[in-house]
Large-subunit ribosomal RNA, domain I from a Pseudobdellovibrionaceae bacterium, 585 nucleotides, folded computationally.
Its mean pLDDT, the model's own confidence on a scale to 100, is 82.
Taxonomically the source falls in Pseudobdellovibrionaceae (Bacteria, Pseudomonadati, Bdellovibrionota, Bdellovibrionia).

Context: one part of a larger RNA
RNA sequence: GGCUUACGGUGAAUGCCCUGGCACUAAAAGGCGAUGAAGGACGUGAUAAGCUGCGAAAAGCUUCGGGGAGUGGCACAUACACUUUGAUCCGGAGAUAUCCGAAUGGGGAAACCCACCAGUUUAACUGGUAUCUUAAAGUGAAUUCAUAGCUUUAAGAUGCGCACGAGGGGAAGUGAAACAUCUCAGUACCCUCAGGAAGAGAAAUCAACCGAGAUUCUCCUAGUAGUGGCGAGCGAACGGGGAAUAGCCUAAACCUCCUAUAUGUUAAAGCUCCUGGGCGUUGUAUAGGGGGUGUCGUGGGACUCUCAGAAGUUACUAGGAUAACUUCGCAGAGUUACAAAGUUUUACUAUAGUAGAACGAUCUGGAAAGGUCGGCCAAAGAAGGUGAUAGCCCUGUAAAUAAAAUAGUAAGACCUCUGGAGAGGAUCCCGAGUACUACCGGACACGUGUAAUCCGGUAGGAAUCUGGGCGGACCACCGUCUAAGGCUAAAUAUUCUUUAGUGACCGAUAGUGUACUAGUACCGUGAGGGAAAGGUGAAAAGAACCCCGAGAGGGGAGUGAAAUAGAACCUGAAACCGUAAGCUU
Numbered sequence: 001g002g003c004u005u006a007c008g009g010u011g012a013a014u015g016c017c018c019u020g021g022c023a024c025u026a027a028a029a030g031g032c033g034a035u036g037a038a039g040g041a042c043g044u045g046a047u048a049a050g051c052u053g054c055g056a057a058a059a060g061c062u063u064c065g066g067g068g069a070g071u072g073g074c075a076c077a078u079a080c081a082c083u084u085u086g087a088u089c090c091g092g093a094g095a096u097a098u099c100c101g102a103a104u105g106g107g108g109a110a111a112c113c114c115a116c117c118a119g120u121u122u123a124a125c126u127g128g129u130a131u132c133u134u135a136a137a138g139u140g141a142a143u144u145c146a147u148a149g150c151u152u153u154a155a156g157a158u159g160c161g162c163a164c165g166a167g168g169g170g171a172a173g174u175g176a177a178a179c180a181u182c183u184c185a186g187u188a189c190c191c192u193c194a195g196g197a198a199g200a201g202a203a204a205u206c207a208a209c210c211g212a213g214a215u216u217c218u219c220c221u222a223g224u225a226g227u228g229g230c231g232a233g234c235g236a237a238c239g240g241g242g243a244a245u246a247g248c249c250u251a252a253a254c255c256u257c258c259u260a261u262a263u264g265u266u267a268a269a270g271c272u273c274c275u276g277g278g279c280g281u282u283g284u285a286u287a288g289g290g291g292g293u294g295u296c297g298u299g300g301g302a303c304u305c306u307c308a309g310a311a312g313u314u315a316c317u318a319g320g321a322u323a324a325c326u327u328c329g330c331a332g333a334g335u336u337a338c339a340a341a342g343u344u345u346u347a348c349u350a351u352a353g354u355a356g357a358a359c360g361a362u363c364u365g366g367a368a369a370g371g372u373c374g375g376c377c378a379a380a381g382a383a384g385g386u387g388a389u390a391g392c393c394c395u396g397u398a399a400a401u402a403a404a405a406u407a408g409u410a411a412g413a414c415c416u417c418u419g420g421a422g423a424g425g426a427u428c429c430c431g432a433g434u435a436c437u438a439c440c441g442g443a444c445a446c447g448u449g450u451a452a453u454c455c456g457g458u459a460g461g462a463a464u465c466u467g468g469g470c471g472g473a474c475c476a477c478c479g480u481c482u483a484a485g486g487c488u489a490a491a492u493a494u495u496c497u498u499u500a501g502u503g504a505c506c507g508a509u510a511g512u513g514u515a516c517u518a519g520u521a522c523c524g525u526g527a528g529g530g531a532a533a534g535g536u537g538a539a540a541a542g543a544a545c546c547c548c549g550a551g552a553g554g555g556g557a558g559u560g561a562a563a564u565a566g567a568a569c570c571u572g573a574a575a576c577c578g579u580a581a582g583c584u585u
Stems, first nucleotide, its partner, number of pairs: 001584009015570001016535002020506002022503007029495002031160002039100003042055003046078002050074002061094006070082003105114003115129005131157009164195001165193005175182001179229001205212002216243005226234002247487003250431001254292010270279002272321006297465001299430004303424005309328007330419005342414010353401002359374005375392002377381001383395003436460008446472001467482005522529002542569001545556004
């Protein structure tokens, strides 16, 4: 020096653990904000650096409920307080709520600076003063009227937020084994806007000579038909099975009212019709607006005619007719569309809770929930805790039960709204710079192709039912539908968040980046990047006292089941470093 064994040091693996994560299920909620949000700054405690809470009324104030013995957050100390006259704590509703921030009186290098007006209890305090849009009122130029502009008042908007949605823009890496059409992909990303969902939606749809009957989602059809440098790739529909179901309102024709303009006086036209009277710028035309009517494809409606409960009122007047309206009756409907606002009752639910069965002995042990013996409950043998493994010790669990206050859902009542039928086919209406065409683009599974269909740009530019669109070039026949206005629940998508629960998910190099003062420390001018770090013990019982030492540290003593559990604290592998012994060179 090496090897082996034993005992240590160092070291942190491993095992065990879980107040943390991950994924999902069922419900809830789907928003917050000028009544000042989200997010922050600064403060706030007896002592107070951090986190949490709160806001100069500052770990809190008031009130209404719950609850019932301790309490002053994490946080373990001292002091001082509060509390059965009910504290702390939990829930409902309020008060307060500095400064910044959309930030909004002006400014600004966020958390700061500087104002004006009014009021008042005047070193001060309270309130107001942003911009835009809409509406109303006032005022008011060039320029007479007017208009622009200005001022005031009222209402609304602004900003934030995880995903989901609609729209406007819109790549490239890549694939094609290169690359340009193509693909990736209308993806990522940017912008705008909205809702709890959004969007779509009641056929100018499909189908095929049979028929279906809004939309959405889903399983097939089917990787089919197609499309495609016919490469790579892209990729339907018809039809069928399901989920969920719901249909409506307008424009126009016609009637009527109002406004503006034009026109009209010979009593002509007009005042619902007939007869008599009376009125008389009431009429007519055009344009705009309000009300009624009306909404369809076996075409519909207007219009004309016929019929249809009761009573009343009105239509210049008397009589008769007619029409409209009101009330009653009858019938129907309703708060998500089809009109719209509430009140009230009942039930249920949410936001605190209440109550809740049944066990002892003995043995081992530091400790019994373990072993043995003997019992009991169970609508409760889910789970967690308790000094080892507990149905019967504790919290709970099953089945029950509870709300002063606020909120939600459902049903009912009040209430509100609506209301006929037939015939005729002469006349009128049935959504216009639209349909369609040409050229050029885009979307359709469909790359210009034989390319229909849908959308757009430019140019041209119809018809009104004997009309018009479509049926994949186009034409005929046939069939089918009725564009150029609008609304509409459910089935569908999603989860920043709340509640309850589940896991052949992780268990501290895993699982979130974060189990812990974590988006912290730290790095970067900045955008941004971004850690490490869990475990004494059942209970601090956290080692009084003595000794060595400057201290750190250690040795005794003591606690404890254990101190090789001593805070650098469960277990404590290996590398690495020692001590001792043996063997060997």